[in-house]
This record gives sequence, C1' cells and structure tokens, in this order.
RNA sequence: AGGGCUACCGCGUGAAACUAUAGGUUUCCCGAGGAAAGUCUGGACUUCACAAGGCAGGAUGCUGGCUAACGGCCAGGCGGGGUAACCCGACGGCAAGUGCAACAGAGAGUAGACCGCCAAUCCACCACAUUUUUGUGGUGACGGUAAGGCUGAAAGGGUGAGGUAAGAGCUCACCAGCAGUUUUGGUAACAAGGCUGGCUAGGUAAACCCCAUCCGAAGCAAGACCAAGUAAAGGGGAGUUUCUUCUUAGGGAGAAAGCCAUCUGCCUGAUGGUUCCUCAGGGUAGGUCGCAUGAGGGGUCUGGUAACAGGCCUCCUAGAUGAAUGGUAGCCUCGGUGGUUUUAAACCACUAGACAGGAUCCAGCUUACAU
Repeated sequence: AGGGCUACCGCGUGAAACUAUAGGUUUCCCGAGGAAAGUCUGGACUUCACAAGGCAGGAUGCUGGCUAACGGCCAGGCGGGGUAACCCGACGGCAAGUGCAACAGAGAGUAGACCGCCAAUCCACCACAUUUUUGUGGUGACGGUAAGGCUGAAAGGGUGAGGUAAGAGCUCACCAGCAGUUUUGGUAACAAGGCUGGCUAGGUAAACCCCAUCCGAAGCAAGACCAAGUAAAGGGGAGUUUCUUCUUAGGGAGAAAGCCAUCUGCCUGAUGGUUCCUCAGGGUAGGUCGCAUGAGGGGUCUGGUAACAGGCCUCCUAGAUGAAUGGUAGCCUCGGUGGUUUUAAACCACUAGACAGGAUCCAGCUUACAU
C1' cells in the first nucleotide's frame, strides 16, 4: 500500500434551478478504516463552578530532546540476550526502617562451629632427670580457630607470600568491590583514569516502605435553545434556637445559627436551598443546535542523526439518527490455481482474493491481517 476505470440501475447529506409545496423533480460535488476493533492512555470541548488549602488515594520513575499532552515517540547511557545484524528492560533508593527466601545446613545478614586443625599459654595426670627451686618428654581440648570440608540458588572478597601452636586482612603484593577526593571527555545519564583508606556492609522494592514529579470529577445519552403540556394540586405525620421588626397578639417578615444538597473519599472552606419526613398520583420524553475548517490532508523547500519544527503552494474529502454509501456488466493491473511446452519464458482457462465497517473529534498504544 492493501485495487483502478467505464456504463446502467438504486441510496444519503449538501448546493442550484424548477414546480403541482410533495418524505416532489432534474443537474452537480462528495459519501467508511489502517486498523473504523480493544476502551488501555493523553487531550480538545461541555457542565459541575466563582474558586482554594490539607490529608488520603492513584500514576510515573536513567539522561536529553519532540509534542497540546501522555504511561507516547526519537536519540543516547547502563544492564541483559544473540555469532552478528539487531532485540528486550516495571531503569530512583536496601549503611532510613520493617519484612521475605521452603528444605538442607553449624550458620541465611550486627547471620557460624557439625566434620575438622592446634599441646604455644593456663590447668590436670604420668614418666625421666635433677641438690630443693626446677627442667625435659608424653597424654588430656572445659581452651584457641574459621584457612580445608559438608549443606545450599546463595556461606563472612579472590590469588600468592609471610606469619602463627594451628589459623585469620593478622601483615604485605597484585586484583575486585566499597567510601572519600580529584583529572579528562560529554548538555547530561555516564565512560576512562589518579591518589588515600584493610572499609569488605549478600539477594529481594511488578515486597511494605522512603524520595522526586504529576493528577478535580463526570462525560455528546456532555450540554444549549425552542415548542407543547400538567397539578405553585391532594392525604398523613413531625416541627428548632437567638435577635430585630410589624401586628387584629392568632401570627407574619427579615437576619444569624441549625439543617439539607454540591464540590472524588475525609476535613477546612466556598456556593446554593431552606420547615422536614412520607403516601399515592399528573405532564413531557417532540424539534433545532452541538455536527465536522481541524493540535486538518497533500506537494515541495529549509533546519535537525532522528522524532519533529518552520516557510511557500494547494485541497475541503460521511454527518446518518431503526440509522445511507449498494447491485449488475465489461475492461485493466498485481497475485494465485490449473493446462500446453524439454525447462524458463510465452500462450490458454479460472479467479479481486487478508483483517474487517462510523456516530463529538483528535494524538498514541495494543490486537487482527492473504499479498
């Protein structure tokens, strides 16, 4: 991108003309989608409404850019997958706190002693030697240890050397991580280093949570207007406070409080209403607008890696309301199937052939889709 052209007949809006003014006739322009689907997001627009604050709740989560806006798009960084081209990311914080990780295992995070290793020190015992004091040797693990082993998805940084009774960052060299500080490149996220420090502080936040940013609600059946019509009717029950004022002293009027409604859920606040509750009942549901000139489409130039932005030219492309846009025929083109042919090509025959249709509109995302 997902057919095109012509003819005839049949539909719908609009425009023009005519006429017998009828849901009339004729002519002309136009008449479904890339997703119209999903209803997952963001808005335009309308009303609440003249607007707010706080708490709760929800959403997003690397950096920069685009956009009316977004949870979208583009570019980059980091991490992961892949031989690669490329693809994916729910991508702030675990030394703020609280949780979770079956079983196994000694021990699963201010986490450890099961198997092991050690007789240097303390203590006990024995033997020998020695002039007493004492010395030497051996045995004993209530002591030391976490290097080796076990378990596990994961086990107290790694390799090597020294040291030690045996070991251990205990010390040192190199490496990794972490913390502090600093250099270079970059708008930044980050990347590549230097110096210091033995600091070694696991995993998990689509766990609760913390941090930063953002978020009013409802929706075209929104809403506005016109016309028509009824019942400011009827029954029952309950009925405040304060102040002012009028009065025929029964009551009436006004203001405030109280009460009710709306503003997401709550509070403050604002606005409106005002005796309240209840029973049965009456009228309307018709028409017009909203309704398609737009964050619009197309072409081209400039800028930009790109998303996209701007300039110039050009176009007006459904607006129905039980709800239109179709049918027939012919031709063209792409593809497919079959046949002829040694194969291809060519020729002949058949066949428009995926997913699928509007109702306020737009920008995205997701899903379906023959070729």
Bacterial RNase P class A from a marine eukaryotic metagenome, 371 nucleotides, folded computationally. The model forms 97% of the base pairs in the Rfam consensus. The RNAcentral record of the sequence draws on MGnify. Its Rfam family is "Bacterial RNase P class A". Rfam classes the family as a ribozyme.